[in-house]
Molecule: Fluoride riboswitch aptamer (crcB RNA motif)
Organism: Acetobacteraceae bacterium
Formats: sequence, structure tokens, C1' cells
RNA sequence: UUCUCGGCUGGUGGUGGGGUCCACCGUAAUCGUCCGUCUCGGACCGAUGACUCCUGCACGUUC
Repeated sequence: UUCUCGGCUGGUGGUGGGGUCCACCGUAAUCGUCCGUCUCGGACCGAUGACUCCUGCACGUUC
């Protein structure tokens, strides 16, 4: 210096926070869908990886 294995802290899983669980990563994991005249333009869904709560946003109803 490089490679491999194990552990710990940590990080990631298309937009925020908490809890539980799952998966992945060790500078990587990861970076949504559709259409078109396609390295650019346009349209659309969703605050979850899954469940749940809070916050924000959207629609409807009532006061």
C1' cells in the first nucleotide's frame, strides 16, 4: 500500500420527525413512473422499505 474476514459506531432504502421490524452498504448502499420532436421538454403518483403516530400538503363534509 492492496485484498479478505469479523466486530462497533454510522449510513441508505424517490420529500420531514418518533417507535418497531426488514433489507442493503462500508464511500458504497441510493438517486419514482409515463410520453415526446429524447443527453432536452412535458405530464403524473407518493411524506412508509413495511406497520404505526406526529407534522406538512391535497380533496370532501360539518360547525